[in-house]
RNA sequence: GGGUCCGUAGCUUAGCUAGGUAGAGCGAUGGACUCUUAAUCCAUAGGCCAGGGGUUCAAAUCCCCUCGGACCCGC
Numbered sequence: 001g002g003g004u005c006c007g008u009a010g011c012u013u014a015g016c017u018a019g020g021u022a023g024a025g026c027g028a029u030g031g032a033c034u035c036u037u038a039a040u041c042c043a044u045a046g047g048c049c050a051g052g053g054g055u056u057c058a059a060a061u062c063c064c065c066u067c068g069g070a071c072c073c074g075c
Stems, first nucleotide, its partner, number of pairs: 001073007010026004020057001028044005050066005
């Protein structure tokens, strides 16, 4: 330098193929239960989806550029 894949909540990730209200588990906070803790159950908060631009009535999703990471190829 060329190619492929990946980036979504504190962490692990689903959703992208086929555009239409952003979900789950763990964790956090509050409550129930318990003599207390753990476990269990209920509830709440937390993401403008790596950044920018484009297409569209509408973009996490499609297109382009950039940044970061992993792998392969070449010098």